This is a predicted structure of a 75-nucleotide RNA (transfer RNA) from a marine sediment metagenome. Rfam family: tRNA. About the family: Transfer RNA (tRNA) molecules are approximately 80 nucleotides in length.

RNA sequence: AGGCUCGUGGCGAAGCAUGGAUAUCGCGGCAGCCUCCUAAGCUGAAGAUCGGGGGUUCAAUUCCCCCCGGGCCUG
Numbered sequence: 001a002g003g004c005u006c007g008u009g010g011c012g013a014a015g016c017a018u019g020g021a022u023a024u025c026g027c028g029g030c031a032g033c034c035u036c037c038u039a040a041g042c043u044g045a046a047g048a049u050c051g052g053g054g055g056u057u058c059a060a061u062u063c064c065c066c067c068c069g070g071g072c073c074u075g
Stems, first nucleotide, its partner, number of pairs: 001074007010027004020058001030044004051067005
C1' cells in the first nucleotide's frame, strides 16, 4: 500500500441478506418487595449520537461513498 472482517446501553450478544412505527435479550448497576440480616427469588424504572461524516429514500442499525479504530491475510 491492497483485500477481507468487526465496531449496537457499563459488559456480552441479536437484529442488517428481503429498509418501515416506541432498537430486543442476558449480565451488571440503581430503587422497591421478600428476609432477623445477607444471598437467592420477584417487581420497577433508568441507561444506546447503532464508531464518525456525507449521500440515496417518504423513511436508514440495515443500502452506497469517505474517514477513524480493532483483528486476519497478501505484498